[in-house]
Transfer RNA from a Bacteroidota bacterium, 73 nucleotides, folded computationally.
RNAcentral records the identical sequence in 3 taxa.
RNAcentral holds the sequence, with entries from ENA and MGnify.
It matches the Rfam family "tRNA". It is annotated as a transfer RNA. Rfam links the family to the GO term triplet codon-amino acid adaptor activity.
RNA sequence: GCACCCAUCGACUAGAGGCCUAGGUCGUCACCCUUUCACGGUGAAAACACGGGUUCGAAUCCCGUUGGGUGUA
Numbered sequence: 001g002c003a004c005c006c007a008u009c010g011a012c013u014a015g016a017g018g019c020c021u022a023g024g025u026c027g028u029c030a031c032c033c034u035u036u037c038a039c040g041g042u043g044a045a046a047a048c049a050c051g052g053g054u055u056c057g058a059a060u061c062c063c064g065u066u067g068g069g070u071g072u073a
Base pairs, nucleotide, nucleotide: 001072002071003070004069005068006067007066010026011025012024013023018056028044029043030042031041032040049065050064051063052062053061
C1' cells in the first nucleotide's frame, strides 16, 4: 500500500429497517430491610466513534473519515 473484520452506559454485552426517546449482567448512587455491616428488596443516573447518503422511517443498509485488529507483499 491492498483486502477483510470490529467500534453501543464506567466494564462486558443484546440488537439483523418500525415492537428502541435503545434492553440485560456487574459496578455507582438513593431509599427500604438490619442494632450496624454484609446479604436481600425497590428505584435512579449512565451509551449507539465522527461526517454524509438511501428510506416515510437507520444503532441496524451504503460511502467516506478516525481509531483498533487480522492477513498479505